[in-house]
RNA sequence: CCCCGAAAAAGGCACCACCCGUCGAAAGGCGGGUCUCGCAAAGUCACGGGUCUACCGGAAGGGUCACCUUCCCAGGACAGCCGGACUACCGGG
Numbered sequence: 001c002c003c004c005g006a007a008a009a010a011g012g013c014a015c016c017a018c019c020c021g022u023c024g025a026a027a028g029g030c031g032g033g034u035c036u037c038g039c040a041a042a043g044u045c046a047c048g049g050g051u052c053u054a055c056c057g058g059a060a061g062g063g064u065c066a067c068c069u070u071c072c073c074a075g076g077a078c079a080g081c082c083g084g085a086c087u088a089c090c091g092g093g
Base pairs, nucleotide, nucleotide: 002093003092004091005090012039013038017034018033019032020031021030022029023028037080043086044085045084047083048082049081050078051077052076057072058071059070060069061068062067
């Protein structure tokens, strides 16, 4: 430097659910507690695909002209959906 994760050790993370506080229109996020489905990058980055949401905006329809309904839209979100980029612990080759 490259490849691998069978066994071991030091440790790490935490799906879902519940509780407290908080941000957001929502999706969802952040901090703390209990629990532990799982993870060898479940560390970081929205670059490609995908998924979720629809405040604003747009279209159509309705309307008592206050507004309402439906659809579209990412600039919002997900890194524990896949790919990619960057970095890293332990062990083995």